The RNA shown here (transfer RNA) has 87 nucleotides and comes from a Candidatus Yanofskybacteria bacterium. The coordinates come from a structure-prediction model, not an experiment, and the mean pLDDT is 80. Rfam family: tRNA. By type it is a transfer RNA. The sequence was found in a public genome assembly.
RNA sequence: GGUGGGGUGGCAGAGUGGUUGAAUGCGGCGGUCUCGAACACCGCUAUACCUGAAAGGGUAUCGUGAGUUCGAAUCUCACCCCCACCG
Repeated sequence: GGUGGGGUGGCAGAGUGGUUGAAUGCGGCGGUCUCGAACACCGCUAUACCUGAAAGGGUAUCGUGAGUUCGAAUCUCACCCCCACCG
């Protein structure tokens, strides 16, 4: 340099055009249980900004930036990064 595969919440990972910020698992927090633990079960659990006394609500974000579309994590293009193979 070329080809192929990949980049999604704290971590892993599914989702390949339609109320999916997004399943599931791990981790974390709270609770039930217990004499106390463990196990098990239940609930919650991304970030930024705006709003609000708080609870909550709203908007944006799927590597970055553009494009297509009524609608994009999903399709197209460029770039960045990781892995494998070829030269």